[in-house]
Notes: RNAcentral holds the full RNA, with entries from ENA. This is a predicted structure of a 145-nucleotide part of an RNA (small-subunit ribosomal RNA, 3' minor domain) from an uncultured prokaryote. Its mean pLDDT, the model's own confidence on a scale to 100, is 81.
Context: one part of a larger RNA
RNA sequence: CACCGCCCGUCAAGCCACGAAAGCGGGGGGCAUCCUAAAUCGCCGGGCUAACCUUCGGGAGGCAGGCGCCUAAGAUGAACUCCGUGAUUGGGACUAAGUCGUAACAAGGUAGCCGUAGGGGAACCUGCGGCUGGAUCACCUCCUU
Numbered sequence: 001c002a003c004c005g006c007c008c009g010u011c012a013a014g015c016c017a018c019g020a021a022a023g024c025g026g027g028g029g030g031c032a033u034c035c036u037a038a039a040u041c042g043c044c045g046g047g048c049u050a051a052c053c054u055u056c057g058g059g060a061g062g063c064a065g066g067c068g069c070c071u072a073a074g075a076u077g078a079a080c081u082c083c084g085u086g087a088u089u090g091g092g093a094c095u096a097a098g099u100c101g102u103a104a105c106a107a108g109g110u111a112g113c114c115g116u117a118g119g120g121g122a123a124c125c126u127g128c129g130g131c132u133g134g135a136u137c138a139c140c141u142c143c144u145u
Stems, first nucleotide, its partner, number of pairs: 003108001005105001008101002011098001013095002016092001018090003023085006031077004041068004047063003052059002111132009
C1' cells in the first nucleotide's frame, strides 16, 4: 500500500540481442579435368666426346638431345564448410504516467485449472474428457473436546 487493490493480452513508441531470408562479399581444406617448370629416376640416344681398352678402324664410359613416370605453381568446374553482409520478416527481453478491452485473484460477478478440437482485435470464448489446488447449502462416515 491493502478492491479507489492487484492484474492479463493485442496494438502504438523507443532500445537491445537473437532467429529466418533471395542474394552479395571473403576465407579454409579437399576432389575432378586441363596445362605443366626444375630436379631425381627409367627408356632411347643416329649428334658430341680429354683420362680407360685398342689390331688405331674403333670400343667401353660419359655428355647434349628426345620420350615417359611423378609433380610445385597456374587455369577451369561441381560440391563441402566457416565468417561477414543482406531488402524483408519472426517472435523475445527491457523501458514512471500511450490505446483497446477486463481474462485471472473474493463464488472475481459464467468457480478455476489441465488435456484436446474449433473459433475470435486482444486478453479469451465454446464443445468434449479430467482434477479440486472451488465458495455456499443439505446429508452420511470418522476424529477431537